[in-house]
RNA sequence: UCCCUUAAAAGGCAAACCAUUAGAAAUAAUGGCGCGCAAAAUGACCGGCCUAAGGUUUCACAAAAUAGAGAAACGAAGGUGGCGGCGUUACAGAA
Numbered sequence: 001u002c003c004c005u006u007a008a009a010a011g012g013c014a015a016a017c018c019a020u021u022a023g024a025a026a027u028a029a030u031g032g033c034g035c036g037c038a039a040a041a042u043g044a045c046c047g048g049c050c051u052a053a054g055g056u057u058u059c060a061c062a063a064a065a066u067a068g069a070g071a072a073a074c075g076a077a078g079g080u081g082g083c084g085g086c087g088u089u090a091c092a093g094a095a
Stems, first nucleotide, its partner, number of pairs: 004093002012037002017032006035082001041088003045085003048080003055074005061068001
């Protein structure tokens, strides 16, 4: 130094839930809290998962001119790194 980590110490992060804000939603940010985490640091490149506003198609209503409100399906350019792979960086060192 790499691998590794069932030890110790110092410190770190912060799930659910609650409040506020943003958002169509998923979700995110901040504060409280403390489930857990040795990369629970970081990057949406690959796969997975979540959402479905705008959009497209169909249906039915209505209308007879192209406009309106409704339902269903598809759909990421929106998210998730605390889902996995991968990339980058990092604290400690007993065995």